[in-house]
RNA sequence: GGGCUUGUAGCUCAGGUGGUUAGAGCGCCGGUCUUAUAAACCGGAGGCCCGGAGUUCGAGUCUCCGCAAGCCCA
Numbered sequence: 001g002g003g004c005u006u007g008u009a010g011c012u013c014a015g016g017u018g019g020u021u022a023g024a025g026c027g028c029c030g031g032u033c034u035u036a037u038a039a040a041c042c043g044g045a046g047g048c049c050c051g052g053a054g055u056u057c058g059a060g061u062c063u064c065c066g067c068a069a070g071c072c073c074a
Stems, first nucleotide, its partner, number of pairs: 001073007010026004019057001028044005050066005
């Protein structure tokens, strides 16, 4: 320098060919239980989806330009 992949809650990830409310597990907070802790069970908070632009009535989900990470080639 060229190519490919990835970038969604604190962490690991899911989100079919764009269309109601963006979800799961773990973690966190509260409660039940316990002498207490843990476990178990119940409830709850927390993200507008790496940044920007575009297409569209409508984009996490398509296009373009960046940024970051990984892999391959040179």
Molecule: transfer RNA
Organism: archaeon